[in-house]
RNA sequence: GAUCAGGGCAAAGCCAUCGCGAGGUGGCGACGCAAAGCGUGGGGCCUCCAUUCAGGGGAGGCGGCCUGGCUGCCGAA
Numbered sequence: 001g002a003u004c005a006g007g008g009c010a011a012a013g014c015c016a017u018c019g020c021g022a023g024g025u026g027g028c029g030a031c032g033c034a035a036a037g038c039g040u041g042g043g044g045c046c047u048c049c050a051u052u053c054a055g056g057g058g059a060g061g062c063g064g065c066c067u068g069g070c071u072g073c074c075g076a077a
Stems, first nucleotide, its partner, number of pairs: 001074001008033002013028006031064001037070002041067003044062006051056001
């Protein structure tokens, strides 16, 4: 981040399955993505638990919510 080439991932939905839940996993499927590769550093949103008038606390989920870190392909300005 223009172009070229090899390609890669895979939204929603459906089926199955795990979970109290947010949601995860596998298959089908493609909305899109130059990091939509890795990973909870920071923030944000979501779920659960107990408590509090409320605020607040603990545990978890979403990195395809934002930002930051590490790594990778091609190669013009």

A computed fold for a 77-nucleotide RNA from a soil metagenome, annotated as c-di-GMP-I riboswitch aptamer.
The sequence is in RNAcentral, with records from MGnify.
Its mean pLDDT, the model's own confidence on a scale to 100, is 85.